[in-house]
A computed fold for an 88-nucleotide RNA from a Chloroflexota bacterium, annotated as c-di-GMP-I riboswitch aptamer. Lineage of the source: Bacteria > Bacillati > Chloroflexota.
RNA sequence: UUCCCGAAAGGGCAAAUCCGGCGAAAGCCGGAGGCGCAAAGCUCAUGGGUCUACGUCCUACCAGGGAUACGACAGCCGAGCUACCGAA
Numbered sequence: 001u002u003c004c005c006g007a008a009a010g011g012g013c014a015a016a017u018c019c020g021g022c023g024a025a026a027g028c029c030g031g032a033g034g035c036g037c038a039a040a041g042c043u044c045a046u047g048g049g050u051c052u053a054c055g056u057c058c059u060a061c062c063a064g065g066g067a068u069a070c071g072a073c074a075g076c077c078g079a080g081c082u083a084c085c086g087a088a
Base pairs, nucleotide, nucleotide: 005086006085012037013036017032018031019030020029021028022027035075041081042080043079044078047077048076049073050072051071055068056067057066058065059064
């Protein structure tokens, strides 16, 4: 010095929930909040997976039920790129 790694210090991000806004919903944005995170930084949703179903289609006993992503999730797993600090 580099890689693995993750002690310390300083800092970083921000789950649930609540408030406001957007959306049919999933969910997203802002504020509060802080469960956690050593890449919870960025990219990939045409790697796998998950959620939702406005519309459409099917079905129907007319209550409803089912299928469907063109909508979402990167804090589900994975891949790629980049990065602060430096104990064992």